[in-house]
RNA sequence: GCCCCUGUAGUUCAAUGGAUAGAACAACGCUCUCCUAAAGCGUAGAUCUGAGUUCGAUUCUCAGCAAGGGUA
Numbered sequence: 001g002c003c004c005c006u007g008u009a010g011u012u013c014a015a016u017g018g019a020u021a022g023a024a025c026a027a028c029g030c031u032c033u034c035c036u037a038a039a040g041c042g043u044a045g046a047u048c049u050g051a052g053u054u055c056g057a058u059u060c061u062c063a064g065c066a067a068g069g070g071u072a
Base pairs, nucleotide, nucleotide: 001071002070003069004068006066007065010025011024012023013022018055027043028042029041030040031039048064049063050062051061052060
């Protein structure tokens, strides 16, 4: 250089073109407790970037960026 695959919350994963992108763990607050832990309730937090297709894009197309793998 070329080919393949991946990119969603702090982390691990969902969401087969359609209502407010969902869950677990983590974080924070409250309850409980003499205190801590555990448990229960609640809160905040994310679609890699740009363009295109479409009434509508996390999803499809193209380019780029990043991580991984293959290839002489």